[in-house]
Context: one part of a larger RNA
Molecule: large-subunit ribosomal RNA, domain III
Organism: Thiohalobacter thiocyanaticus
């Protein structure tokens, strides 16, 4: 210099209780005030206990501090079906032989790693101070293993189907949400009127199973041949005939069912104080509107012509062929390991900071409007630490 600049969005605060040494900032409660396609909820990368309790204020919070993402403990993360592992391949890497190099190594078949792709299965309600599709209640699914019962050619690393896919553009049936009435429990006053066409609140249920519908797509099925699939086929691929006019194959949603159940506004009772335990428990129906969600990996069109593989199917070789094995019912046993707290448009991640910055994905209501603009507001959530 100077007790001066600053104290990090101009969304905003006020009162009264209550903790305590001490209260603008904690903490209850009234009132205001800000977001509300976010400043709300849910994942992923990150982050690693920051989550919850208890106890603390030195330091750490741009003041203060009983308070905190701070300091001490002690507690917390529960999975056959959510994810990964695991099966499977892309770029790409790595590479037995091999080719190349004086060496070191380089390139690359075949193989193998490698998701951000493909591949079996789970809701719904309850519950913790802190987990929950993981615990609990109900209802339910899927694999494999064994057994048993009935029928049976089964067999692969090899054939072949299948998975299997781009862009735009349209019209349709949906449904998820919303809205209304209706129907269920309350209420009906300190002002002029107000049992009424009045106020409030509530009307919610899923997966599976069963049907198999709007719709979409193919002919279908059987005989006999057969230079093609590297062998082999009954399988696909060509070829010739016969039969059926429908028949397959796909597929939202509805509707029953799952549920005589669960939630459910409320109301009792108990400890009398809290976001507290325990019980009870009404109605729970229609009708508008309507997605960007689903049928739809459809339909239509265009040209730049749009992944592989394995899982499933199905043929067979060798081989087995009273065995094994295969199929369909029924039972019964098994389903290991890894993650999982908590922040995630952020005071918890990336920017030396509790930094006006940057961070992918999905859900995103009302009233006005073409709309996810923009005002206002619900649910929820803050008033951005002087």
């Nucleotide at each position: 210099g100077a007790g001066u600049a600053a104290c990090g969005a101009u969304a905003a605060g006020g009162a009264g209780g209550g903790u305590g040494a001490a209260a603008a900032a904690c903490c209850c409660u009234c009132c205001c005030g800000c977001c509300g396609a976010a400043a709300g909820c849910c994942c992923a990368a990150g982050g690693u206990u920051u989550c919850c309790u208890g106890c603390g204020c030195a330091a750490c919070g741009c003041u203060a501090a009983u308070c905190g993402g701070c300091g001490c403990a002690g507690g917390g993360u529960g999975a056959g079906u959510c994810g990964g592992c695991c099966c499977c391949u892309a770029a790409g890497g790595u590479g037995a032989g091999g080719c190349a190099g004086a060496a070191a190594u380089g390139c690359g078949u075949a193989g193998c790693c490698g998701a951000u792709g493909g591949g079996a299965a789970u809701c719904c309600g309850g519950u913790u101070a802190a987990u929950a599709u993981u615990c609990c209640g109900g209802a339910a699914c899927c694999g494999a293993a064994c057994a048993a019962u009935a029928c049976u050619g089964c067999g692969a690393u090899g054939g072949g189907g299948g998975g299997a896919c781009g862009g735009a553009g349209a019209a349709g049936g949906c449904u998820a949400g919303g809205c209304c009435a209706g129907c269920c429990g309350g209420g009906u006053g300190u002002u002029g009127g107000a049992u009424g066409u009045c106020c409030c609140g509530g009307u919610u249920u899923a997966a599976g199973c069963a049907u198999g519908u709007a719709g979409g797509g193919a002919g279908a099925g059987g005989a006999c041949u057969u230079a093609g699939g590297a062998a082999a086929a009954u399988c696909c691929g060509g070829g010739u005939c016969c039969u059926c006019a429908a028949u397959c194959c796909u597929g939202a949603g509805a509707u029953g069912u799952g549920a005589u159940g669960a939630c459910g506004a409320g109301c009792u009772u108990c400890u009398a104080u809290a976001u507290g335990a325990a019980g009870c428990g009404a109605a729970g129906u229609g009708g508008u509107u309507g997605a960007u969600g689903c049928c739809a990996u459809g339909c239509u069109u265009c040209c730049a012509g749009g992944a592989a593989a394995a899982g499933c199917c199905u043929c067979u070789a060798a081989g087995c062929u009273u065995c094994a094995g295969g199929u369909a019912u029924u039972g019964u046993u098994c389903g290991a390991c890894c993650g999982u707290a908590c922040c995630c448009c952020a005071a918890a991640c990336g920017g030396a900071c509790a930094c006006a910055c940057g961070u992918g994905g999905g859900c995103g209501a009302g009233g006005a409007g073409a709309g996810a603009a923009u005002c206002c507001u619900a649910a929820g959530g803050c008033g951005c630490u002087u």